Predicted 3D model of a 108-nucleotide RNA (Glycine riboswitch aptamer) from Agromyces allii. NCBI's taxonomy places the organism under Bacteria, Bacillati, Actinomycetota, Micrococcales, Agromyces. It matches the Rfam family "Glycine riboswitch aptamer". About the family: This family represents the bacterial glycine riboswitch.

[in-house]
RNA sequence: CGACGCAUCGCGGGAGAGCCGGAGACGUUCUGUUGACGCAGAGCCGGGCCGGCACCGAAGGAGCAAGCCUCCCCGCCAAUCUCUCAGGUAUCACACCGCGAUGAACAC
Repeated sequence: CGACGCAUCGCGGGAGAGCCGGAGACGUUCUGUUGACGCAGAGCCGGGCCGGCACCGAAGGAGCAAGCCUCCCCGCCAAUCUCUCAGGUAUCACACCGCGAUGAACAC
């Protein structure tokens, strides 16, 4: 000096799975009322709120194989496999892929 790789950041791409019910401000529609401003009642009202159940798995988390060690047990041990704690079922987030930047360095 310092590539690949690693960490962080940015950009782009990026799947899956949802229903039911309740209340309801704002808003809006109708009606009534008022000289007018307004007021009252009823209806509608979302991806927001609450509750119930269901479902998905690619943040994170957990578990296991081959294999290694051992006389044995124990232990080590990956995943986009499994679980579904968490997360999610519009958006966000999201493994993974590509590009760029920064950082500390190893090899050469």